[in-house]
Context: one part of a larger RNA
């Protein structure tokens, strides 16, 4: 010192992130309780009185046949006694606010108990039972042997009072059809079939149009404007779907911000009540309020108190020591270190230099960048998982159309075929003349013409036809008009209708497939359903995957990722950076090829309107112009400008070069020649696009072709399939995967190859100087401040770098111990003032010693408050986590506000939330052993050397109301006295403790008394010795050499001059002087005195000392250390005996407790006395 307890003077939260922890309270009766309220509560509110023994007296119950007698309770009157009466045990501290969640539940087994989860309540949605949901491949389950007062999904979250605007997005529902929409089906095309291509026609979806926000959401901005100002009821404007109502509001939300105000304090980054343009509130992602309740959060006051001022005493226990057993962690090799340096920039091992004789014990935790875990942050990995989505690629599922299992009938509709009937008005013409052909005659009592009265078509003229009547005719030909002649028959055509048939639709209907129940006899359903094929939509419901790189970490940010010009680039060539300047991803049928003319920009000088400048003439013009577009190099009978013919902006083919420097490398560009065929030129010749130098893109795949190629299907094609050639169609991450996000729930593998903390190095920033002086200080640069500029220290800021450490150097503050510096804040000593004093302003020297207490916030910092001489500034791994804490920041739960579709995310807020170890070496503190130190001891010095602050600072009286000063104020040497702060030491006093001791008293056991055990020493009330502080003592003066600075004398300098020789002062700083270690001080030192039983140890009794060990006293010639006795102390009057003693009695006798015996008993680590015992014999 640990750990568990126990007590404390005064003060009482000042401790601290926070009263964390302790401690007060405390059971029962009885009195009394407030704000609020949901009337239930709050409430045990708060606050306060009493509790014990004895003696009676009165009731109640109950024991019992019954009385006596006993338990049990309650009232009541007396008496006692003690600090204290629930005497120990057990047994709420308490009040006044706000946040949050109504409440009691529930949770992360083993870091989060919470504001999260749930919970009643309120809504929505789906669900008619074979339900809706689920679970499974299915067959069959759950829901449920239940039925909408039900189930099943979601959201809020009692309870009061509410609950607004938006349907544009997204999602849900319904609806419509002029759009889109697959398969099967039709239709066409394919020279027959086919493949296969084309089209139509549709389901669901889509789309289009509603609706629906207690779905998923989301709810603006700019001016002007009232008669002081200020604001802005009001006006304008832009816009949106719609522009946040009602509340609330610096909030669990507020950046900025410690917002303003107020109240709470001495002092508030709290806290409460207020203000509101609220970065970024806001209404069931509910909004405002609210009584109970809360191991939830915050803050105030009472009580209380070792949390602290500031520690102390004591108890067990561990530690310690002796004896037995006896491990784990760790071990590259060593181990006797320190400071400088050096090194991969943070050394016991390397230089230097200083230290250090050797071992062993308790200890403390500086180093060992000390162990413990192949860092979890952070990069990297063409690693992983897990989520998540409007990534990609698919998959159950559901939705939908077909088929198939699948059958019957009606009816209506479509459309085919077919059979029938009917239909047909131009103008002429008697007229309603479809076309052709035939044709001269049909038809009629099996009922003509008429007439009546229905049906139908209609060109309103009539046409067809049924019934009646009717009772014998009608019509055609001729003739007339006309392109066309009518009876009649035949084939047809328009339009229409009827019948049958086939296909198909859509509604009903039916049973017999099939399904369901079933009493097993049927009943329902019913060809739908189901299930099975194929075909479209949907589909994070589930599965496999990507989600680039470059990079002064990574992200964000850019592209330096393809390509061109110049610089960089260091005079061959080549040459990086997120170096510097600027460009490309086009353009152009002329802007191109040729041939042939021309000469630009500018200036000058003439010249009608005409001016500085129009259009014209002369002259001058090396390029000052122009070149399609960057820049660079080029270019004047061109390469630039103009015009006239053209299409070389051609095929083919070989080569060279550039891409890519000396090695390969593709597409792409350039250039040279050979064929071929062309343009323009008289020609030579010149033309494979553009003065050069940028202007692009592999393979698969698709698609085009007047390549009139070439295989096959198959012979013959306007047909398919493919092979060559050309071209087009993109990878710009541009030598080209098909591809989105989160991870704080994470995981591996690596990286100090690469951030974050400290280090290094650098020093723009930072803090500090110096130099110049513009100014300003009434005058005057420099008392004193000093611009614009310039030098320059230091490593305390903040950056840079990325050099050390990822097989891990713990990261802020804070307490704790601390050492150094000095650019000094107080003391000391000076110097100059714009110093009269007094006070201050600047400055020189100086680092001994000191630099404090609270408020609020985690905070370092700032700020306040009151003191104070002064409240100085820094390094030390931002000293100090194998010292403490762990508020903060930064794991895993939760909220809130932004933000994201989402999962999730925010140097935003906020509530929570594990700090591990027996110490080997070293260091360091302390105790000890041994050796050497040339004989071995005992005893005294002596002081190399080491260590301190042993001291510092303040105030008061005097000097002195004195010097100074007009006053007004007001010193000082010097002397005394006191404080505070440090150091050393002691216990008379006081005060604390005091499980040595003494006494009181509860509950139990020992059968009652007496004596005792236990209940924290039950508790509680005193205390001696020790040990301690809050308590008492002590802690000068003064020498020596010096610093700034004053100065004597005195030259260099015939003066001058504190210096150059010399000499004299002069500070808390240094060294003496004083404390304290200190012959192991290897130069190992003196001196005394003894020297072979001298001396020492060992034994043995003990303490002034003590963890072992030492150390000191004793030892019979003795008080050492028990014992006794006496003396002083503590406590408070023992036992037992005798007396009294409220009262009661059966008169025997019970009785708390008093009184005297008695300042008694009891007891003592103390003092003295006495050898009773024990220190004997001995080695």
């Nucleotide at each position: 010192a640990c750990c568990u307890c126990u007590c404390g003077a005064g003060g009482g939260a000042a401790c601290u992130c926070g009263g964390c922890a302790a401690a007060u309270u405390g059971g029962c009766u009885c009195c009394g309780u407030a704000c609020g309220u949901u009337c239930g509560c709050a409430a045990g509110a708060a606050g306060g009185a009493g509790u014990c023994c004895c003696u009676g007296a009165g009731a109640u119950c109950u024991u019992c046949a019954a009385a006596a007698g006993g338990g049990a309770u309650c009232u009541u009157a007396g008496g006692g006694g003690g600090c204290a009466c629930u005497g120990a045990c057990a047994a709420g501290g308490g009040g006044g606010a706000c946040c949050g969640g109504a409440c009691u539940g529930u949770u992360u087994a083993a870091c989060a108990a919470a504001a999260a989860c749930a919970c009643a309540u309120c809504c929505u949605u789906c669900c008619g039972c074979u339900a809706c949901a689920u679970c499974g491949a299915a067959a069959g389950g759950u829901u449920g042997u239940g039925u909408a007062u039900g189930g099943a999904a979601g959201g809020u979250g009692a309870g009061g009072u509410c609950u607004g605007c938006c349907c544009a997005c997204c999602g849900c529902a319904g609806g419509u059809g002029c759009u889109u929409g697959a398969a099967c089906c039709c239709u066409c095309g394919g020279u027959u079939c086919a493949a296969c291509g084309a089209g139509g026609a549709u389901a669901a979806g889509a789309c289009c149009c509603u609706g629906c926000a207690a779905a998923g959401g989301g709810c603006g901005g700019g001016a002007g404007u009232a008669a002081c100002u200020c604001u802005g009821a009001c006006u304008c404007u832009c816009u949106u779907a719609a522009g946040g109502u009602a509340g609330c509001g610096a909030a669990a939300u507020a950046c900025c911000u410690u917002g303003u105000c107020g109240c709470u304090u001495g002092a508030a980054u709290g806290g409460c009540g207020a203000c509101g343009c609220g970065c970024a509130u806001g209404a069931a992602u509910g909004g405002c309020c609210c009584a109970a309740c809360u191991a939830g959060g915050u803050c105030c006051c009472c009580a209380c108190u070792g949390u602290c001022c500031c520690c102390g005493g004591g108890a067990g226990g561990a530690a310690a020591c002796c004896c037995c057993u006896g491990a784990a962690c760790a071990u590259a090799u060593c181990u006797u270190c320190c400071a400088g340096g050096u090194g991969c920039a943070a050394a016991g091992a390397c230089c230097u230099g200083g230290g250090a004789g050797g071992c062993c014990c308790a200890g403390u935790g500086g180093g060992a960048a000390g162990c413990g875990a192949a860092g979890a942050c952070c990069c990297c990995g063409u690693g992983a998982a897990a989520c998540u989505u409007u990534a990609c690629u698919g998959u159950a599922g559901c939705c939908u159309g077909u088929u198939g299992u699948u059958g019957a009938a009606u009816a209506a509709g479509a459309c085919g075929u077919u059979u029938u009937g009917a239909u047909g008005u131009a103008g002429a013409g008697c007229g309603u003349a479809g076309g052709u052909g035939g044709g001269a005659c049909u038809c009629g009592c099996c009922g003509a013409a008429g007439c009546g009265u229905g049906g139908u078509c209609g060109u309103c003229a009539g046409g067809c036809u049924g019934c009646g009547u009717g009772g014998a005719g009608a019509g055609g030909a001729a003739a007339g008009u006309g392109g066309a002649a009518c009876a009649c028959c035949a084939c047809c055509c328009u339009u229409c209708g009827a019948g049958a048939u086939g296909u198909c639709u859509u509604a009903u209907u039916c049973u017999a497939a099939c399904c369901u129940c079933u009493u097993c006899g049927g009943a329902g359903g019913g060809a739908c359903a189901g299930c099975g094929g194929c075909a479209g939509g949907u589909g994070g419901a589930c599965a496999g995957u990507u989600u680039g790189a470059c990079u002064g970490g990574g992200g964000c940010g850019g592209u330096a990722c393809u390509c061109u010009g110049c610089u960089g680039a260091a005079a061959a060539g080549a040459u990086a950076u997120c170096a510097g300047c600027a460009g490309a991803g086009u353009c152009c049928a002329a802007a191109g090829g040729u041939c042939a003319g021309c000469u630009c920009a500018c200036c000058c000088g003439a010249g009608u309107c005409a001016g500085a400048a129009a259009g014209u003439c002369g002259g001058g013009g090396u390029a000052g112009a122009g070149u399609a577009c960057a820049a660079a190099g080029g270019c004047a009978a061109a390469a630039g400008c103009u015009g006239g013919c053209c299409u070389g902006a051609c095929u083919g083919g070989a080569u060279u070069g550039u891409g890519c420097a000396c090695a390969g490398c593709a597409a792409a560009c350039a250039a040279u020649c050979c064929a071929g065929g062309u343009g323009c030129g008289a020609a030579a010749g010149c033309a494979g696009g553009g003065c050069u130098u940028a202007g692009c893109g592999a393979a698969c795949c698709c698609c085009a072709g007047u390549a009139u190629g070439c295989u096959c299907c198959u012979u013959a094609a306007u047909g398919g399939a493919g092979c060559u050639c050309u071209g087009g169609g993109a990878c710009g991450a541009c030598a080209g995967a098909a591809a989105a996000g989160u991870u704080a729930c994470u995981c591996c593998g690596g990286g100090g190859g690469u951030a974050a903390c400290a280090g290094a190095g650098u020093c723009g920033u930072c803090u500090c100087g110096c130099c110049c002086g513009a100014g300003a200080g009434u005058u005057g640069a420099u008392a004193u401040c000093g611009a614009c500029g310039g030098c320059g220290a230091g490593g305390u800021u903040u950056g840079c770098u990325a050099c050390a450490u990822a097989g891990a150097u713990g990261u802020u503050g804070g307490c704790u111990c601390a050492u150094c510096c000095u650019a000094u804040c107080c003391u000391g000593g000076c110097u100059g003032u714009g110093c009269a004093g007094a006070a201050g302003c600047a400055g020189c020297c100086a680092a001994g010693g000191g630099u404090a207490g609270g408020g609020g916030g985690g905070u370092u910092c700032a700020c306040c408050c009151g003191u104070u001489a002064a409240a100085a500034g820094g390094g030390u791994u931002c000293g100090u986590g194998a010292g403490c804490u762990g508020g903060g920041u930064u794991c895993a739960a939760a909220a809130c506000g932004c933000u994201g579709c989402g999962a999730g995310g925010c140097a935003g807020u906020u509530u929570g939330u594990a700090c591990g170890a027996u110490a080997u070496c070293u260091a360091c503190u302390g105790g000890g052993c041994c050796u050497g130190u040339c004989u071995g001891a005992u005893c005294g010095c002596u002081g190399a050397u080491a260590g301190g602050a042993a001291c510092g600072u303040c105030c008061c009286u005097u000097u002195a109301g004195u010097a100074c000063g007009a006053a007004a104020g007001g010193a000082a040497c010097g002397a005394g006295g006191g404080g505070c702060g440090g150091g050393c030491g002691c216990c008379u006093c006081u005060g604390g403790u005091c499980a040595a001791c003494c006494g009181g008293u509860u509950g139990u056991c020992c059968g009652a008394c007496a004596g005792g055990g236990c209940a924290a020493a039950g508790c509680c009330g005193g205390g001696c010795a020790g040990c301690u502080a809050c308590g008492c003592g002590c802690c000068a003066a003064g020498g020596g050499a010096u610093a700034a600075g004053g100065g004597c004398u005195g030259a260099a300098u015939g003066c001058a001059u504190c210096u150059a020789a010399g000499c004299c002062c002069g500070a808390a700083a240094c060294c003496c002087u004083c404390c304290u270690a200190g012959a192991a001080a290897a130069g190992a030192g003196c001196g005394a005195u003894c020297u072979a039983u001298a001396a020492g140890g060992c034994u043995c009794c003990g303490c002034u000392a003590a963890a072992a060990c030492a150390g000191c006293g004793g030892g019979u010639u003795g008080a050492u250390a028990g014992g006794a006795c006496a003396g002083c102390g503590g406590u408070g009057u023992a036992a037992g005996c005798a007396g009294g003693g409220a009262g009661c009695u059966a008169a025997c006798g019970c009785g708390a407790c008093c009184u005297g015996u008695u300042c008694a008993g009891c007891c003592g680590g103390c003092u003295g006395u006495u050898a009773c015992u024990a220190a004997u014999c001995g080695c």
The part of an RNA shown here (large-subunit ribosomal RNA, half B) has 1179 nucleotides and comes from a Candidatus Woesearchaeota archaeon. Its mean pLDDT, the model's own confidence on a scale to 100, is 83. Taxonomically the source falls in Candidatus Woesearchaeota (Archaea, Nanobdellati). The RNAcentral record of the full RNA draws on ENA.